[in-house]
Molecule: RNase P RNA; transfer RNA
Organism: Neomoorella mulderi
RNA sequence: UGAGUAAACCGGAUGGCCGCGGGUUGCCCUUCAAGGGCAGCCUGAGGAAAGUCCGAGCUCCACAGGGCAGGGUGCUGGAUAACGUCCAGUGGGGGCGACCCCAAGGAAAGUGCCACAGAAACAGACCGCCUGGCGGUUUUUGAGGGCCGCCGGGUAAGGGUGGAAAGGUGAGGUAAGAGCUCACCAGCAGUUAGGCGACUAACUGGCUAGGCAAACCCCACCCGGAGCAAGACCGAAUAGGGGGGCAGUCAAGGGGUGGCCCGCCCCGCCCCCGGGUAAGGUCGCUCGAGGUGCCAGGCAACUGGCAUCCCAGAUAGAUGGCCAUCCUCGACAGAACUCGGCUUACAGGUUUGCUCAGAGG
RNA sequence: GCGCCAGUAGCUCAGGUGGUAGAGCAGCUGACUCUUAAUCAGCGGGUCGUGGGUUCGAGUCCUACCUGGCGCA
Numbered sequence: 001u002g003a004g005u006a007a008a009c010c011g012g013a014u015g016g017c018c019g020c021g022g023g024u025u026g027c028c029c030u031u032c033a034a035g036g037g038c039a040g041c042c043u044g045a046g047g048a049a050a051g052u053c054c055g056a057g058c059u060c061c062a063c064a065g066g067g068c069a070g071g072g073u074g075c076u077g078g079a080u081a082a083c084g085u086c087c088a089g090u091g092g093g094g095g096c097g098a099c100c101c102c103a104a105g106g107a108a109a110g111u112g113c114c115a116c117a118g119a120a121a122c123a124g125a126c127c128g129c130c131u132g133g134c135g136g137u138u139u140u141u142g143a144g145g146g147c148c149g150c151c152g153g154g155u156a157a158g159g160g161u162g163g164a165a166a167g168g169u170g171a172g173g174u175a176a177g178a179g180c181u182c183a184c185c186a187g188c189a190g191u192u193a194g195g196c197g198a199c200u201a202a203c204u205g206g207c208u209a210g211g212c213a214a215a216c217c218c219c220a221c222c223c224g225g226a227g228c229a230a231g232a233c234c235g236a237a238u239a240g241g242g243g244g245g246c247a248g249u250c251a252a253g254g255g256g257u258g259g260c261c262c263g264c265c266c267c268g269c270c271c272c273c274g275g276g277u278a279a280g281g282u283c284g285c286u287c288g289a290g291g292u293g294c295c296a297g298g299c300a301a302c303u304g305g306c307a308u309c310c311c312a313g314a315u316a317g318a319u320g321g322c323c324a325u326c327c328u329c330g331a332c333a334g335a336a337c338u339c340g341g342c343u344u345a346c347a348g349g350u351u352u353g354c355u356c357a358g359a360g361g
Numbered sequence: 362g363c364g365c366c367a368g369u370a371g372c373u374c375a376g377g378u379g380g381u382a383g384a385g386c387a388g389c390u391g392a393c394u395c396u397u398a399a400u401c402a403g404c405g406g407g408u409c410g411u412g413g414g415u416u417c418g419a420g421u422c423c424u425a426c427c428u429g430g431c432g433c434a
Base pairs, nucleotide, nucleotide: 001357002356003355004354005353006352007351008350009349010348012326013325014324015323016322017321018320020044021043022042023041024040025039026038027037028036029035046332050343051342053341054340055339056338057337058227059226060225061224065262066261067260068259070223071222072221073220074219075089076088077087078086079085090104091102092101093100094099105218106217110216111215112212113211114210126159127158128155129154130153131152132151133150134149135148136147137146138145139144167185168184169183170182171181172180188205189204190203191202192201193200194199231283232282233281234280241273242272243271244270245269246268253267254266255265256264290309291308292307293306294305295304296303297302327330362433363432364431365430366429367428368427371386372385373384374383380417388404389403390402391401392400410426411425412424413423414422
């Protein structure tokens, strides 16, 4: 210098004027109350606010309990409120390398599937190879041999089919063959050593067990249901209803939540409160597993301590417009209960670590 | 905002436990008819919404997106 790889960050900047949402202070107006106006000050979208794909908080139903069904996750150890996320490792694959990717438990528990082709798709004989018996034919004195046909047997070396063919290669061995035997390699089991573990290494053994579990299933672990349009309160009337106390809690029936069953709660009496829905208002509603900085622990994810900061909260829904200067002329895109993740979209730019190639010193 | 469903030929829909994607209507050609309709015979037409993965093989199984629709005050 070029090519690449991993991580972090920015997402036009500065100033002025006007406008809009929220908070707060002061003054004024109105009302039973809630409220309204003006002025000043403070503050006002994102890294994804998105998809709603996971996990939680919060709220209601039992305080979420037992069983079945159903769903999810799936190498190991850790982090965390929790997770399908993250970190560190193991194994496999890709790359010269930095580095990247993997839904990665079990196929000797069982069932099922493997179309077409092929003899056979899990235990198999179509051709081939070897061989026994009988018959025919040929050569022949005959036996024996060759060839053909029929009935058998052995053989997984070779051919052919297929995505996949019964451990692979080589040697010995055999009638022909074969882990039948041996060497190396791959796989399996055991022992020893190392590691918390996944696993790795060495030795020994017998000689083999196809693939699919993002097919059913088995094993281990996890999951109650609904969702802020949850839910609570205010506010005209009736029925329903809500709270407290007492009794009962044996049986039957009905209702209340979830797919079902059990279980749980309610049904009775007394006292008190008081009104569903529609329209409207208040709360939930933003201070939180919060941000930033320093220190400490840990390889890391992360955790702890101290200091400091307050950073949208609307309800028809605010965050915009104009002007000036500058640059590289600006992408994807707009909060709606809140967090932690994942995924998807994204013009361009900055920084740092590392790798490879070339050149120079 | 929250919850849920669907996408296969021009249209309406099938497609069992993964193995060469079908039906009806529509379209085109021919026959019949003076002509048209009806009828009969034949034919064409599909990246199964898109991308990635599992598998020998995906409309079907898994996953991420796209488009359309429904319900809840």